[in-house]
RNA sequence: GCACCCGUCGCCAAGCGGCUAAGGCACAAGGCUGCAACCCUUGCAUCAUGAGUUCGAGUCUCAUCGGGUGCU
Numbered sequence: 001g002c003a004c005c006c007g008u009c010g011c012c013a014a015g016c017g018g019c020u021a022a023g024g025c026a027c028a029a030g031g032c033u034g035c036a037a038c039c040c041u042u043g044c045a046u047c048a049u050g051a052g053u054u055c056g057a058g059u060c061u062c063a064u065c066g067g068g069u070g071c072u
Stems, first nucleotide, its partner, number of pairs: 001071007010025003018055001027043005048064005
């Protein structure tokens, strides 16, 4: 330098263009308890950034940024 893959909550991770973006761990509040732990309930997402396509984008397109792999 070229090609390909990835970027979703603090961490991991699902999500065939269609309502309020699953789940696990962690965290916070409440319940339980003599206090905790366990357990129960509830809460917690500008989907890397910017633009475009579309009635509608996490999903498709382009650019940029970051990470990884291969080739030279």
Molecule: transfer RNA
Organism: Candidatus Woesearchaeota archaeon